Predicted 3D model of a 351-nucleotide RNA (Bacterial RNase P class A) from uncultured Candidatus Solibacter sp. NCBI's taxonomy places the organism under Bacteria, Pseudomonadati, Acidobacteriota, Solibacteraceae, Candidatus Solibacter. Its Rfam family is "Bacterial RNase P class A". It is annotated as a ribozyme. Rfam's curators write: Ribonuclease P (RNase P) is a ubiquitous endoribonuclease, found in archaea, bacteria and eukarya as well as chloroplasts and mitochondria.
RNA sequence: CCGGACGGGUAGUCGCUCCCGGAUUUGGCCGGGAGAGGAAAGUCCGGUCUCCAUAGGGCAGCGUGCCGGCUAACGGCCGGGCGGAUCGCAAGGUCCGACGGAAAGUGCCACAGAAAAUAUACCGCCUCGCCGUCAAGGUGGGGUAAGGGUGAAAAGGUGCGGUAAGAGCGCACCGCGGCAGGAGUAAUUCUGCCGGCAGGGAAAACCCCACGCGGAGCAAGACCAAAUAGGGGAGGAGGGACGGCCCGUCCCGCUUAGACUUCCGGGUAGGUCGCUAGAGCCGGUCAGUAAUGGCCGGUCCAGAUGAAUGACUGCCGCCCGCAAGGGUACAGGAACCGGCUUAUAGUCCGG
Numbered sequence: 001c002c003g004g005a006c007g008g009g010u011a012g013u014c015g016c017u018c019c020c021g022g023a024u025u026u027g028g029c030c031g032g033g034a035g036a037g038g039a040a041a042g043u044c045c046g047g048u049c050u051c052c053a054u055a056g057g058g059c060a061g062c063g064u065g066c067c068g069g070c071u072a073a074c075g076g077c078c079g080g081g082c083g084g085a086u087c088g089c090a091a092g093g094u095c096c097g098a099c100g101g102a103a104a105g106u107g108c109c110a111c112a113g114a115a116a117a118u119a120u121a122c123c124g125c126c127u128c129g130c131c132g133u134c135a136a137g138g139u140g141g142g143g144u145a146a147g148g149g150u151g152a153a154a155a156g157g158u159g160c161g162g163u164a165a166g167a168g169c170g171c172a173c174c175g176c177g178g179c180a181g182g183a184g185u186a187a188u189u190c191u192g193c194c195g196g197c198a199g200g201g202a203a204a205a206c207c208c209c210a211c212g213c214g215g216a217g218c219a220a221g222a223c224c225a226a227a228u229a230g231g232g233g234a235g236g237a238g239g240g241a242c243g244g245c246c247c248g249u250c251c252c253g254c255u256u257a258g259a260c261u262u263c264c265g266g267g268u269a270g271g272u273c274g275c276u277a278g279a280g281c282c283g284g285u286c287a288g289u290a291a292u293g294g295c296c297g298g299u300c301c302a303g304a305u306g307a308a309u310g311a312c313u314g315c316c317g318c319c320c321g322c323a324a325g326g327g328u329a330c331a332g333g334a335a336c337c338g339g340c341u342u343a344u345a346g347u348c349c350g351g
Base pairs, nucleotide, nucleotide: 001351002350003349004348005347006346008316009315010314011313012312013311014310016035017034018033019032020031021030022029037330041341042340044339045338046337047336048335049217050216051215052214061213062212063211064210065209066080067079068078069077070076081099082097083096084095085094086093087092100208101207105206106205108201109200122148123147124144125143126142127141128140129139130138131137156174157173158172159171160170161169175197176195177194178193179192180191181190182189183188221273222272223271224270231264232263233262234261235260238252239251240250241249242248280299281298282297283296284295285294286293287292317328318327319326320325
């Protein structure tokens, strides 16, 4: 550095949630049992499940992007290829990579620079004419891109030949492109031949290509269901208060604006389900380089909701300290599962 495992132990007392059994009759009592994590976190991806939407196909939008495999699925994992960094004499090891297309099209490339993609010429180099007495120099035309200079990047690179000077102008090697053949499922790679070189960079600019994606989320959603106030149907001339009865008095009502009685329906409070047996966990074995999968055996491991899983004490472990003593990481479910990312004192194992 990489990979993996653990991440306080034990005993007692008092509590909390759920389950089972018993008594009792209903939140209470007695006995027994179970009770957070490697990340339960961030909610960044993917799925199960639920409801809504939906003929089929397309556009738009969003996402993914070397190849093969695994998987329920993935932006995850495993293996391979290519490129880069680093260690090493080397063979090779480790780590990282938005790693499809710039030869479909459009646009962009600051500053500097002659020129940033239709190439071009500032200083140079070479040559010719003229001026000049020769030299030096000046000036005009032409050739050139080797050298200098600018820049993140300069129109293939290095060397030899060649030339007035130069130049793929010619040749060799490297690079690049095309074709053929070999290896490989493929990405890719090796070899040979041909071509003098066309096609600078950037797609984390638009865009093109291929593939994927309907939306919302357990406060999903389903069921039971008060009181009060609305709604609807039926009956309806009476109903009620003055402490029991009678009289009496008072209030409401007396027919399309009806007291009162009864039934129905929706919603709310409240309750129940969803809710935890599952892509589960442990062990073995087989297939595979591996991720992973098959088979066999065993096992049940939180289901709360104003939200339980706690507090105190003794002993032990570890760390700090001479000692007294102090400390013991990150952090806690909320329908469930697979990943990623982030936090994490300390200990152990392998390379």